The part of an RNA shown here (small-subunit ribosomal RNA, 5' domain) has 512 nucleotides and comes from an uncultured prokaryote.

Context: one part of a larger RNA
RNA sequence: ACGAACGCUGGCGGCAGGCCUAACACAUGCAAGUCGAACGAAGGCCCGGAGCUUGCUCCGGAUACCUUAGUGGCGGACGGGUGAGUAACACGUGGGAAUUUGCCCAAGAGUGGGGAAUAACCGUUGGAAACGACGGCUAAUACCGCAUACUCCCUUCGGGGAAAAGGCUUCGGCCGCUUUUGGAUAAGCCCGCGUCAGAUUAGCUUGUUGGUGAGGUAACGGCUCACCAAGGCUACGAUCUGUAGCUGGUCUGAGAGGAUGAUCAGCCACACUGGGACUGAGACACGGCCCAGACUCCUACGGGAGGCAGCAGUGGGGAAUAUUGGACAAUGGGCGCAAGCCUGAUCCAGCAAUACCGCGUGUGUGAAGAAGGCCCUAGGGUUGUAAAGCACUUUCAGCAGUGAAGAAAUGCUUAAGGUUAAUAACCUUGAGUCUUGACGUUAACUGCACAAGAAGCACCGGUUAACUCCGUGCCAGCAGCCGCGGUAAUACGGGGGGUGCAAGCGUUAAUC
Repeated sequence: ACGAACGCUGGCGGCAGGCCUAACACAUGCAAGUCGAACGAAGGCCCGGAGCUUGCUCCGGAUACCUUAGUGGCGGACGGGUGAGUAACACGUGGGAAUUUGCCCAAGAGUGGGGAAUAACCGUUGGAAACGACGGCUAAUACCGCAUACUCCCUUCGGGGAAAAGGCUUCGGCCGCUUUUGGAUAAGCCCGCGUCAGAUUAGCUUGUUGGUGAGGUAACGGCUCACCAAGGCUACGAUCUGUAGCUGGUCUGAGAGGAUGAUCAGCCACACUGGGACUGAGACACGGCCCAGACUCCUACGGGAGGCAGCAGUGGGGAAUAUUGGACAAUGGGCGCAAGCCUGAUCCAGCAAUACCGCGUGUGUGAAGAAGGCCCUAGGGUUGUAAAGCACUUUCAGCAGUGAAGAAAUGCUUAAGGUUAAUAACCUUGAGUCUUGACGUUAACUGCACAAGAAGCACCGGUUAACUCCGUGCCAGCAGCCGCGGUAAUACGGGGGGUGCAAGCGUUAAUC
């Protein structure tokens, strides 16, 4: 000093951390949705009419609101987990050129005119289910041509090629869409240097090393392929084997150094095991897809479903590590014009003395040096001002009450300024107003009552602070080392006394 464990003991609070082992297997719930201001439809609500069984059925309408599956958009590449693999441009640090970058910011230009489908839905139908098949209808910010091109791309410099989508509106605009340039952010790539152990591992390598050409990529490149050459690495340790995520840091130490990489932060890798691509700005994608494998489950035996190294939780392993909790109030994220919805991120609460820090378990007085215990040379000594008694205080815990801050915004009203043709809208600033707290019986404060509810653990031979009696008799036992114990043991066991720490104390493991 510790992410500790074990034994004995245990009052309160603050603050932090809590599967180091089986990257073992997982029941159950939740952890990624959102948009009706992209789209068609269905249902509810509402209104009117008819039938009556008087609260149900049918028909029609309306668009204000609500709900829903589907098409479509954005997000599921972030956030969260784990450290298996990896000795490597993985990481750290410093450079580099041949690249991409949705949303965001600044700026330029445009947003014309058409078309064909398809889900939903309806009908028929297969299957135990999962899930389909066929036919018919329909919409779009879904899909496809045409036109146009400030710029942009290709070019043999003649030319050739490539866009778009609308929605809402208070009619002022607002949100979008297409293309291009620059920025910002993010990412990919290359290089110098640094980065564990073993020589009882000495040779390794054939896309291997280089060239030419081609393909491929966002991009350079043996990245891939054809041909050509025979190179490339290595005792300054190649190759092989073992071990290991790396760093900022952390612990220790006067420092140099040594050890380490929990929590927090940056990077990397992985997501049942292995492989693969699709979509997309971004993945070869933890809660997406396909194939193979192992395992588990369902089955009508034909066939299907699943992946907690997310948060809780279960079994197992282990010396050992927590609740199947609350809330989106704050911070942040996704979607949305917004209201808002989602968020096991996060903020909180719960459990265990796991660590650190703080507080308390009373204070003063009190000698008849009480009783009791222990020792004794039987005189006494000691426990010991300790207790009792008397006086006082009430922290903390308890009960009752008062009661901050975490809340600023958004919204609405309004004023000034900017902008503008504009007193509109929008932006900035100010004023007013309406709300919004999981924690929470909050913190803090006030009052009430009572010394009342709150001390243990280890040690006492030397090291090392602290001694006596009894029991035991090389037995029982102790012990970190030296060593104690065989009849007076300060070393074993118990009593009394003492010493050291203290809500802890001791032991054990590994480290400096």